RNAcentral holds the full RNA, with entries from ENA. This is a predicted structure of a 583-nucleotide part of an RNA (large-subunit ribosomal RNA, domain I) from an Actinomycetota bacterium.

[in-house]
Context: one part of a larger RNA
RNA sequence: UGCACAGGGUGGAUGCCUUGGCAGUUGGAGCCGAUGAAGGACGUAGUAAUCUGCGAUAAGCCUCGGGGAGUUGAUAAACGAACUCUGAUCCGAGGAUUUCCGAAUGGGGAAACCUGGCUGGAGUCAUGUCCAGUUAUCCUAGCCUGAAUAAAAUAGGGCUAGUGAAGGGAACGCAGGGAAGUGAAACAUCUCAGUACCUGCAGGAAAAUAUAUUCCGUUAGUAGUGGCGAGCGAACGCGGAACAGGCCAAACCGGCUAUGUGUGAUAGGUAUCAGCCGUUGCAUAGUCGGGGUAGCGGGACUUUAUGGUAUGUCUGAUAGCAUACAAAGAGUUACAAAGUUAUGAUAUAGUUGAAGGUCAUUGAAAGGGCCAGCAGAGAGGGUGGUACUCCCGUAAACGAAAUGUCAUAGCCUCUUUUAAAGUAUCCCAAGUAGCACCGAACAAGUGAAAUUCGGUGUGAAUCCGUCGAGACCACUCGAUAAGCCUAAAUACUACCAACUGACCGAUAGUGAACAAGUACCGUGAGGGAAAGGUGAAAAGUACCCCGGGAGGGGAGUGAAAUAGUACCUGAAACCGUGUGCAU
Numbered sequence: 001u002g003c004a005c006a007g008g009g010u011g012g013a014u015g016c017c018u019u020g021g022c023a024g025u026u027g028g029a030g031c032c033g034a035u036g037a038a039g040g041a042c043g044u045a046g047u048a049a050u051c052u053g054c055g056a057u058a059a060g061c062c063u064c065g066g067g068g069a070g071u072u073g074a075u076a077a078a079c080g081a082a083c084u085c086u087g088a089u090c091c092g093a094g095g096a097u098u099u100c101c102g103a104a105u106g107g108g109g110a111a112a113c114c115u116g117g118c119u120g121g122a123g124u125c126a127u128g129u130c131c132a133g134u135u136a137u138c139c140u141a142g143c144c145u146g147a148a149u150a151a152a153a154u155a156g157g158g159c160u161a162g163u164g165a166a167g168g169g170a171a172c173g174c175a176g177g178g179a180a181g182u183g184a185a186a187c188a189u190c191u192c193a194g195u196a197c198c199u200g201c202a203g204g205a206a207a208a209u210a211u212a213u214u215c216c217g218u219u220a221g222u223a224g225u226g227g228c229g230a231g232c233g234a235a236c237g238c239g240g241a242a243c244a245g246g247c248c249a250a251a252c253c254g255g256c257u258a259u260g261u262g263u264g265a266u267a268g269g270u271a272u273c274a275g276c277c278g279u280u281g282c283a284u285a286g287u288c289g290g291g292g293u294a295g296c297g298g299g300a301c302u303u304u305a306u307g308g309u310a311u312g313u314c315u316g317a318u319a320g321c322a323u324a325c326a327a328a329g330a331g332u333u334a335c336a337a338a339g340u341u342a343u344g345a346u347a348u349a350g351u352u353g354a355a356g357g358u359c360a361u362u363g364a365a366a367g368g369g370c371c372a373g374c375a376g377a378g379a380g381g382g383u384g385g386u387a388c389u390c391c392c393g394u395a396a397a398c399g400a401a402a403u404g405u406c407a408u409a410g411c412c413u414c415u416u417u418u419a420a421a422g423u424a425u426c427c428c429a430a431g432u433a434g435c436a437c438c439g440a441a442c443a444a445g446u447g448a449a450a451u452u453c454g455g456u457g458u459g460a461a462u463c464c465g466u467c468g469a470g471a472c473c474a475c476u477c478g479a480u481a482a483g484c485c486u487a488a489a490u491a492c493u494a495c496c497a498a499c500u501g502a503c504c505g506a507u508a509g510u511g512a513a514c515a516a517g518u519a520c521c522g523u524g525a526g527g528g529a530a531a532g533g534u535g536a537a538a539a540g541u542a543c544c545c546c547g548g549g550a551g552g553g554g555a556g557u558g559a560a561a562u563a564g565u566a567c568c569u570g571a572a573a574c575c576g577u578g579u580g581c582a583u
Stems, first nucleotide, its partner, number of pairs: 001582006008575002015568001016533002020504002022501007029493002031168002039101003042055003046079002049075003061095006070083003106115003116135007137165002139162007172203001173201005183190001187227001214241005224232002245485003252290010267280001268277002270319006295463001297428004301422005308325006327416005339411010350398003356371004372389002374378001380392003434458008465480005520527002540567001543554004
């Protein structure tokens, strides 16, 4: 030095474990914010640091419930000082406090800092000082003012009021912009894709919706479209889910206002007759109330018929009309709109909750033996090895002072003629529809290109109307644009609860099982780790010895210390030691 064997060191693989993740299912909830959010800074306990909680009332204060013996959060003990059956700690509901920054809003600013005004207060002989409130902008409403321009008006200025706006939020939604890598085996039309991304705005859903619409399955990779390449790709229909329809504009009638016009008793004052009144009239415009809402076209208008009581109508009688009551009906998601009470359910703490002993083994019994029991409970977890009957639970049953949600009922609120006939007249949404050019959306690339939307220009009709049925025309059939509202079935999951997994098990699973978006890196945007396991229980090695210590040897604990806070198991690489053999 090599080989072999033995026994170590180093190292941290493997096995086992899981506090953490991942993916879902079901249900809930779906916004927060000038009454100052989200997110932070700084503080805050008797004792340093970090996390958690909280805010100068600072691991907390008050009230109301629950609960019932210990408690003063975690790492994390120790010491100290306290609280507690006169019910603490703890759990839930409601309130109080809530520094400074942050939309940040008195002004400023290099966020967590600096510094004013006004009102009131504390303090001082007085000033300095301190405390509370208020003081940004825009919008809306009302009021006071007020130029250019004599007046009036407008712009502008000011004051008051507003639980008005702003800012944040995971995805889902609507809208305005809008790529490229890629595919076409190159590439330009095309594709990727109206995707990613940016911006604005909203809701618990949004959007869209009246012949309702929407979603799922199918129709169907069909019809189509397409450098007819790559590709893109419907609808009708059928089967399901869920279902809900309403309100106005206009014609016409009436009230009021303004302007114009009219006459002397004509017009008008609801109709008839008689009286009475005297600008009340008529036209136009505006506004308010009634009326009215459709495609078997509807409505206005005219005529006829039809419903209870009371009051009113210029006077009297009748009819008509109006108001109130009665009666009937409806209602808070559209169709008008705000609440309140009661009852019940439910959410946010909780409560009750069956049934096992023994023997031996063991450090320890839940495993084994023997003999039992419960089960509306043999889900699961824990307990010194594998527990239906030890503990927490589980099935089942029960429970709320307070706050929220839902349902029902009442109070409350709202509404109330209908039918037939006639068809002369009136209305039925205008810079709209259509058309031309250009562009876009439609499965569809301009095509024979209907349909829908936008820009520019032009520019109708009112039911004997207008639009559509895929150029266009005819016929036939269908619909009724140019106003508004509208739940459900649908999408998503930051958040809450329960449950599930032929999901992971510490190089995996989240980047993060640990002081993790931490340490660290970067001027910054941003990037971004490593790091789990003693034991059943610290029983964490008193005492002695060597040593300056580190560390070790005895002794002791423990089932085990080759389980000794470098701690379960402890592979390999790598490094010593011993023995044997070889050289």
Its Rfam family is "Bacterial large subunit ribosomal RNA". Rfam links the family to the GO terms structural constituent of ribosome and ribosome.